[in-house]
Parts: sequence; structure tokens; C1' cells
RNA sequence: UCCCGGGUGGCGCAAUUGGCAGCGCGAGCGACUGUUAAUCGCUAGGUUGUGGGUUCGAGUCCCACCCCGGGAG
Repeated sequence: UCCCGGGUGGCGCAAUUGGCAGCGCGAGCGACUGUUAAUCGCUAGGUUGUGGGUUCGAGUCCCACCCCGGGAG
């Protein structure tokens, strides 16, 4: 320098053909229990890496850039 994959709550990951951003863990509160743990319920938490573009509508498509991993020279 070129090619491929990836970046989404604190962490690990989903999201169909572009159409309500969800799940698990964790956190807070509550139930249960003599207490803790376990279990169960509820709640909060997201400018979807950054900036543009297309579209009625973008996590998803297009362009540039940044970061991580792999490969080629």
C1' cells in the first nucleotide's frame, strides 16, 4: 500500500426483502426466605464508531474517514 471481516446499553451478542432497536449477563427496586444465596417479577440504561449521501423511511444501501482482527505484497 492492497484485500476480507468487524464496530449496536457497563459486558457478550441479535435485528428477515430498508419499516416499532431487542435478548442474555450485569445494575437498581421488589417478592420469596430466620438470613444469605438461588429463583421469580418490575424498572432504568442506546446520538447503532465519526461525517456526509440516497430514500416517505437507514443498524441495514452508497461515499470518505477513524479504530480492532485476519490475509497478500
Molecule: transfer RNA
Organism: Thermoleophilaceae bacterium